[in-house]
RNA sequence: GGGUGAUUAGCUCAAUUGGCAGAGCUCUCGUCUUAUACACGAGCGGUUCCUGGUUCGAUCCCAGGAUCACCCACCA
Repeated sequence: GGGUGAUUAGCUCAAUUGGCAGAGCUCUCGUCUUAUACACGAGCGGUUCCUGGUUCGAUCCCAGGAUCACCCACCA
């Protein structure tokens, strides 16, 4: 330098004709227990990496940028 993939909750990840953003774990509260843990119930938590564009409507499509991973090439 070229190519491919990834970026969504604190963490790991879903979300397919473009149509209300979700699960598990964590955390908080409650029930249970002498108490803790487990279990069960409830709750909190999101500028979907950034900037634009298309659209009635974008996590999703298009353009540019950023970060990470991998492959190829080049130089030494």